[in-house]
The part of an RNA shown here (small-subunit ribosomal RNA, central domain) has 347 nucleotides and comes from a metagenome. It matches the Rfam family "Bacterial small subunit ribosomal RNA". Gene Ontology terms of the family: structural constituent of ribosome and ribosome. RNAcentral holds the full RNA, with entries from SILVA.
Context: one part of a larger RNA
RNA sequence: CUGGGUUUAAAGGGUGCGUAGGCGGCUUAGUAAGUCAGAGGUGAAAGUUCUGGGCUUAACCGAGGAAUUGCCUUUGAUACUGCUGAGCUUGAAGAAAGGUAAGGUAGGCGGAAUGUGACAUGUAGCGGUGAAAUGCAUAGAUAUGUCAUAGAACACCAAUUGCGAAGGCAGCUUACUGGCCUUUACUUGACGCUGAGGCACGAAAGCGUGGGGAGCGAACAGGAUUAGAUACCCUGGUAGUCCACGCCCUAAACGAUGCUUACUCGAUAUUCGGUACUAGUUACUGAGUGUCUAAGCGAAAGCGAUAAGUAAGCCACCUGGGGAGUACGCCCGCAAGGGUGAAACUC
Numbered sequence: 001c002u003g004g005g006u007u008u009a010a011a012g013g014g015u016g017c018g019u020a021g022g023c024g025g026c027u028u029a030g031u032a033a034g035u036c037a038g039a040g041g042u043g044a045a046a047g048u049u050c051u052g053g054g055c056u057u058a059a060c061c062g063a064g065g066a067a068u069u070g071c072c073u074u075u076g077a078u079a080c081u082g083c084u085g086a087g088c089u090u091g092a093a094g095a096a097a098g099g100u101a102a103g104g105u106a107g108g109c110g111g112a113a114u115g116u117g118a119c120a121u122g123u124a125g126c127g128g129u130g131a132a133a134u135g136c137a138u139a140g141a142u143a144u145g146u147c148a149u150a151g152a153a154c155a156c157c158a159a160u161u162g163c164g165a166a167g168g169c170a171g172c173u174u175a176c177u178g179g180c181c182u183u184u185a186c187u188u189g190a191c192g193c194u195g196a197g198g199c200a201c202g203a204a205a206g207c208g209u210g211g212g213g214a215g216c217g218a219a220c221a222g223g224a225u226u227a228g229a230u231a232c233c234c235u236g237g238u239a240g241u242c243c244a245c246g247c248c249c250u251a252a253a254c255g256a257u258g259c260u261u262a263c264u265c266g267a268u269a270u271u272c273g274g275u276a277c278u279a280g281u282u283a284c285u286g287a288g289u290g291u292c293u294a295a296g297c298g299a300a301a302g303c304g305a306u307a308a309g310u311a312a313g314c315c316a317c318c319u320g321g322g323g324a325g326u327a328c329g330c331c332c333g334c335a336a337g338g339g340u341g342a343a344a345c346u347c
Base pairs, nucleotide, nucleotide: 004318005317006316007301008300012315014201015200016199017198021194022193023192025088026087027086028085029084030083031082033081034080035077036076037075038074039073040072041071042070048066049065050064051063053061054060091191092188093187094186095184096183097182098181099180100179103177104176105175106174107173108172109171110154114150115149116148117147118146119145120144121143125136126135162169163168206247207246208245209244210243211242215241216240220236221235222234223233258314259313260312261311262310263309266292267291268290269289270288271287272286273285274284275283276282277280296303297302320347321346322345329340330339331338332337
C1' cells in the first nucleotide's frame, strides 16, 4: 500500500463551532483539463519472454520478434468528472403565524427541615449500638413552646417525563438570552455534508486570591470490634463541599455504539404540534422518547426506521499479552499533573 475492522474480543476523538482538504441536487449551452480512441516520436544496450539457430547436449553464445504497462506531440469522441455561462426548486437557509421544555445567565422572593442563641415550662437522664463505651447533662441537658439568626438543599408534583452539543439542568417569580417543533410554500437559489490543524465549552476532585461555613465530612483524635483492626460500627472533627474571579482539562466524559443523507413488514405506550370527521378509548400526519418484533445482520448476547440492516460521503481510531499510557524529548500547567508517546527485554 492492498485488504479487514472499531456495542461487549484491540479499536469512535468528552462535546461542539469551524479553516484547509475531501465529497456534493436537477436542466441546459460551451470548453475539452481529467477520461476514452487513432496516428507519430521516444522509451540505449545488457537482462526478461517467445521463435528458430551455433558449440555432441546443457549452461553459454549470437539473430529476429514481443514486452518495456511510461512520457511527449498530434487528430478525434464528449457519456461521466472538472471549468465557464444561463436557469430550476426538491437539499439548505430566511420570512410569517402558532407552539414547546428542570436549556443558559443575572436579580428578587418562599416554606419545611437542621444547627445555634435568648426566654419560658420542667427534672434526671440524653445520645448511640449487635451489645457497649467515648461524648453531652444538676453550672439544669434531652423533651416541649415562643422569638431571633445562619448556611445549604429544594419533599409532594415526578414519570420508561422534558430540555441541552456534551458536561449537565428541578421551589416560585422577573429581566435578558440560545435552541427545537409544527403550519404556510411567501423570499434566496445548492448558499450543502464532513472536517486534519485551530478555537470554544467541558462532572467530580484538586490549585490560587478573597469571602462564607448550617448539615455532611477525606485527614486526624477518641470509643468499640478483633489475634491484630492504621478498616467496616459509634462520638467528635480540619480541608473540602457553598459564593466571586482565575486556573486545572481528566472520568465506566457510556448508548462502552462518530457525524450527515437515502432506503427497508408491523404492533404498542408516551411527550409536544398539525389536519379531518361521525367529536372518540377515532383516523391520518410531523418531530421526539420507550418496549416488542418481520426481513436482514451478528461469534453469540443481541440489534432491528432512535440499526449493530442495505448503501454513499467525510473524520477519528485498531493491528498479540506484559514492559507502558511508562522512559526520553517537546508542548501546556502555580502545582498536582495533563497531552503527545517509544524501545530493550520477556511470554